[in-house]
Context: one part of a larger RNA
RNA sequence: UUGGGCGUAAAGCGCACGUAGGCGGCGCUGUAAGUUGGACGUGAAAGCUCCCGGCUCAACUGGGAGAGGUCGUUCAAAACUACAGUGCUUGAGGUUGGAAGAGGAGAGUGGAAUUCCCGGUGUAGUGGUGGAAUGCGUAGAUAUCGGGAGGAACACCAGUGGCGAAAGCGACUCUCUGGUCCACACCUGACGCUGAGGUGCGAAAGCGUGGGUAGCGAACGGGAUUAGAUACCCCGGUAGUCCACGCCGUAAACGAUGGAUACUAGGUGUAGGGGGUCACUUAACCCCUCUGUGCCGUAGCUAACGCAUUAAGUAUCCCGCCUGGGGACUACGGCCGCAAGGUUAAAACUC
Numbered sequence: 001u002u003g004g005g006c007g008u009a010a011a012g013c014g015c016a017c018g019u020a021g022g023c024g025g026c027g028c029u030g031u032a033a034g035u036u037g038g039a040c041g042u043g044a045a046a047g048c049u050c051c052c053g054g055c056u057c058a059a060c061u062g063g064g065a066g067a068g069g070u071c072g073u074u075c076a077a078a079a080c081u082a083c084a085g086u087g088c089u090u091g092a093g094g095u096u097g098g099a100a101g102a103g104g105a106g107a108g109u110g111g112a113a114u115u116c117c118c119g120g121u122g123u124a125g126u127g128g129u130g131g132a133a134u135g136c137g138u139a140g141a142u143a144u145c146g147g148g149a150g151g152a153a154c155a156c157c158a159g160u161g162g163c164g165a166a167a168g169c170g171a172c173u174c175u176c177u178g179g180u181c182c183a184c185a186c187c188u189g190a191c192g193c194u195g196a197g198g199u200g201c202g203a204a205a206g207c208g209u210g211g212g213u214a215g216c217g218a219a220c221g222g223g224a225u226u227a228g229a230u231a232c233c234c235c236g237g238u239a240g241u242c243c244a245c246g247c248c249g250u251a252a253a254c255g256a257u258g259g260a261u262a263c264u265a266g267g268u269g270u271a272g273g274g275g276g277u278c279a280c281u282u283a284a285c286c287c288c289u290c291u292g293u294g295c296c297g298u299a300g301c302u303a304a305c306g307c308a309u310u311a312a313g314u315a316u317c318c319c320g321c322c323u324g325g326g327g328a329c330u331a332c333g334g335c336c337g338c339a340a341g342g343u344u345a346a347a348a349c350u351c
C1' cells in the first nucleotide's frame, strides 16, 4: 500500500506461444450503458462548515442555514468511451518476384590429429618439471616408415560477420522443414498490442534403461611441494563427457536493461536487399533508401558511471517484480520429481 521505483543501490519471469482480462487506427449513421446538464424525491438524529444565542470565557451546549451521494425517478445533450450498422487503408496479414544465412531434424561421406594394434628400421634411454620423482623402456620403448582399428571434434576460411524467441548453432553432401529481409502496392479490411492462470522450449551438471568409450577427466591411487598440503604441479585413472529414448527445469539463463507502437541532431564501420549516377563487358567507386549489427556523439536523461533513433530521451498500452540488513534462494505446508532436488514461501529472534 497513497505513492515512488526496477542497467550497476531492493526490484524485468531464462525464452516463447497463447486463454481470460486490460488496451486499441481513419470516416459516416444510429442508440444512449458510461458521461454531462436540469427538475423532483430521498440523503433520520448526532457530527462537519457558517451565522446568531446560553453557561463570567472556553470546552460544552440551544436555534437557524449550508455542505455532504459510485443514490433513485424523470427530461434533455450526443463531444468522448461503449454498443449496433456501414465504409476506408496507413496498423496487421496475404499473393507475386527476388535475396542471404553455423536456424531445426534425419541420413550419408571426408581429411588432419591423438590413442591403440600389426610389421619394418634402430638402440638406450624416454617422459615430465621451477627442479625432480612416480610412470614407460633391453620381454626393445622414445624416434621414424608402412598398414589397420576405433571414438570424438571439425584447423585455415572466421569477421564487436551470419542465423535463431531464448537456450544455442561452425567440415562436406542429400532429404524434410521453420523464420527473416527487399521490391511491387495486387488482395483481405483493424483481422491488432499485451498477456494473470495454462502450455511448450530450455546450457552445463545430475538421474533412469540400453549402447559406446579415442582424447580429456570429478572421485580415487601414486610422485612432488610444504610446518602440514585432504590443493595448486607431475604420472595414472573410474563415473562422466558421446549416441538413442525418457526425466530433471536450474545458471553471472547477462545487455545484470520485459513486450509493442510513435516521435526526437548527426558522424563513421560492417552484413543482406533495392534504386540512381558513372560504366556499358562486368566488377569497383559515388549518392539515396529499407533491414540487421558495432563504435563515437548533440539535445535530453542519470546519484554518478554512463545511456543517447538498437535510449537508460519524450509519451501511450499491457504484463512481471521491489518496499531496511541478517535469519532466509530457509522452516512448515501445497504442487512437481525415480532421486538429487525444484517451485511457491513465512515467523520468532537480532542489528
Base pairs, nucleotide, nucleotide: 003323004322005321006320007305008304012319014201015200016199017198021194022193023192025088026087027086028085029084030083031082033081034080035077036076037075038074039073040072041071042069048066049065050064051063052062053061054060091191092188093187094186096183097182098181099180103177104176105175106174107173108172109171110154115149116148117147118146119145120144121143125136126135162169163168206247207246208245209244210243211242215241216240220236221235222234223233258318259317260316261315262314263313266296267295268294269293270292271291272290273289274288275287276286300307301306324351325350326349333344334343335342336341
Predicted 3D model of a 351-nucleotide part of an RNA (small-subunit ribosomal RNA, central domain) from a metagenome. RNAcentral holds the full RNA, with entries from SILVA.